[in-house]
RNA sequence: AUCUUCUCACAAGCGCCAAGCACCAUUUCGGAUGGUUAACGAGGUGGAGGGUGAUCGAAAUAUUCGGCGGAUGCCCUUCCGUGCCGGUUCGGCGCGUAUGUACCGGUAAAUAUGCGGGUAACUGCAAAACAGAUUCGGUAUAACGGACCAGA
Numbered sequence: 001a002u003c004u005u006c007u008c009a010c011a012a013g014c015g016c017c018a019a020g021c022a023c024c025a026u027u028u029c030g031g032a033u034g035g036u037u038a039a040c041g042a043g044g045u046g047g048a049g050g051g052u053g054a055u056c057g058a059a060a061u062a063u064u065c066g067g068c069g070g071a072u073g074c075c076c077u078u079c080c081g082u083g084c085c086g087g088u089u090c091g092g093c094g095c096g097u098a099u100g101u102a103c104c105g106g107u108a109a110a111u112a113u114g115c116g117g118g119u120a121a122c123u124g125c126a127a128a129a130c131a132g133a134u135u136c137g138g139u140a141u142a143a144c145g146g147a148c149c150a151g152a
Base pairs, nucleotide, nucleotide: 014069015068016067017066020065022036023035024034025033026032040057041056042055046079047078048077049076050075051074052073080096081095082094083093084092086149087148088147089146090145091144099142100141101140102139103138104137105136106135113126114125115124116123117122
C1' cells in the first nucleotide's frame, strides 16, 4: 500500500467508481498509457409487511451524464399514537410530537472572489451575497356522528 472478515459511528442530493461518455496530460498518433470529474445546499423517519424508486429550489451552454448500493418520499394493508365533541368508548376524516386554509416572518451552499496545491483537467481553505418547497415560527380562522356519563 492492497485485499478479506467482524464491530462501531456518520451520511440520505447520501456512499462508491469496475464499464461507457465527458475532461486533462503524455504520446511511437493506436482512444495507446496515466490521470480528473462524476448532486450545490434546504427539507424529511411511529412499528411491521408489500409495491414504487422519491420533495424543494440554486448554479451551469447544461456530465447534477452513466453505473452499483442505499434512502426519511409516495401508494396499499395492519397495529399504536394524535387533532376534530365537556369526558369515555365505537366509528369517520386528517396527521405522525402529530388537522386544513389565509396572511406575515425566518434559515443555504455551490458558482463567482481571495489565498494555497497540481504541468493540466481539477482540488483544499477563508469571509460575504443571493432561493424555493409538501420546511420552521407567529397571528387569524375553520374543522364530526352514535351510545353512555358528567355539568348547567